This is a predicted complex of two RNAs, RNase P RNA and transfer RNA, with 436 nucleotides together.
Model confidence (mean pLDDT): 80 of 100.
It holds a member of the Rfam family "Bacterial RNase P class A". Gene Ontology terms of the family: ribonuclease P activity, tRNA processing and dimeric ribonuclease P complex. It is annotated as a ribozyme.
RNA sequence: CGAGCCGGCGAGACGAUCGCGGCUGCUUCGGCAGUCGAGGAAAGUCCGGACUCCACAGGGCAUGACGCUGGGUAACUCCCAGGCGGGGCAACCCGACGGCAAGUGCAGCAGAGAGCAGACCGCCGAUGGCACGGAUCCUUCGGAUACGUCGCACAGGUAAGGCUGAAAGGGUGGGGUAAGAGCCCACCAGCAUCUCAGGCGACUGGGGUGGCUAGGCAAACCCCGUCAGGAGCAAGACCGCGCAGGGAUAGGACGGCCCGUCCGCUACGUCCCGGGUAGGUCGCUUGAGACCGUUCGGUAACGGCGGUCCCAGAUAGAUGAUCGUCCAAGACAGGAUCCGGCUUAUUGCCGGCUCGCAAC
RNA sequence: GCCGGGGUAGCUCAGACGGUAGAGCAGCUCACUCGUAAUGAGCAGGUCGUCGGUUCAAGUCCGAUCCCCGGCUCCA
Repeated sequence: CGAGCCGGCGAGACGAUCGCGGCUGCUUCGGCAGUCGAGGAAAGUCCGGACUCCACAGGGCAUGACGCUGGGUAACUCCCAGGCGGGGCAACCCGACGGCAAGUGCAGCAGAGAGCAGACCGCCGAUGGCACGGAUCCUUCGGAUACGUCGCACAGGUAAGGCUGAAAGGGUGGGGUAAGAGCCCACCAGCAUCUCAGGCGACUGGGGUGGCUAGGCAAACCCCGUCAGGAGCAAGACCGCGCAGGGAUAGGACGGCCCGUCCGCUACGUCCCGGGUAGGUCGCUUGAGACCGUUCGGUAACGGCGGUCCCAGAUAGAUGAUCGUCCAAGACAGGAUCCGGCUUAUUGCCGGCUCGCAAC
Repeated sequence: GCCGGGGUAGCUCAGACGGUAGAGCAGCUCACUCGUAAUGAGCAGGUCGUCGGUUCAAGUCCGAUCCCCGGCUCCA
């Protein structure tokens, strides 16, 4: 200098003028003063909770989600640490990572054959058959018997080799055979089982035995294990304004089903049509809260202890505009019940590390 | 704000149960006709919204993302 990996920080600053929302104080009720006023993602609404109502949130089935181990947490599909697998020369990164040696199912086209497979080419043809040859026997042209043939390739054998495919039922070598094949053997890979050692565990390392091989897909049904009742702040509670009733229905809470419990059964419930209102208060922001410290526990996530602080709360929805100076020249984007995550969008800077090239 | 549904040919929709995507209308060519329409025959037209993953194989299964549509106030 180039290429890359990991971590962290910030999100223009200051001043002036005007403007907006909350709270507090003052007020001559017009306002004035003080103070606070978006984010790292406020976003997507993808997970997990808090909270509220459905009765107290019950039991079973179904359904759905998740799936290595240990820990963290209110909880999680998140985070931390580790194991295993994969990628990268490396720094380092990624993993929906239980079970197809439980069951069922799927695999188009191609190909001979696609699931406890298959004979198209090739190889063989020991055995049986056929042909030919000489021999022996019966003896009528002829037939029978055994033997032989670098014979035929008809029955058949064969999964070494070729071909097709994403995938063709361990690999290499030797023996064996008519030719072959875990058919047998040696080594290697992998599996099952027993056992020893280490580890809380996932798992790792060693030894023995076994049969020679068990293919892929569970983001296919499914099996095993764990978890989950439903709806959502337009939840829900209260006040006020206003109107016009009519019809259907016995079941409802309980929203897929059953059981159980409770309420209701002629209208005060539910549904439909019609009508009225587009007002206010609470929920609403003090919370698993923020920041700082710690010779505290823990590898860490996180937890404990101590101190300081209050940091948007609107309801058609406030946080902006203009000017000036400076710099590294300002991206993505704005709360709407709240919180913890994930994912996506996006700008600048800093630090550490790896690889390559060049020079010293 | 909260919840739900969808995106496939120019248009309207199937296919959703993994095996290489169709129907109707519209378009083009030919036939029929004096000519047009209708009818008949044939043809063309698809990144299945986008990106990634699982799989031998994805419109279909899974995740992320973009866009479109719908429902949800209170009183009696």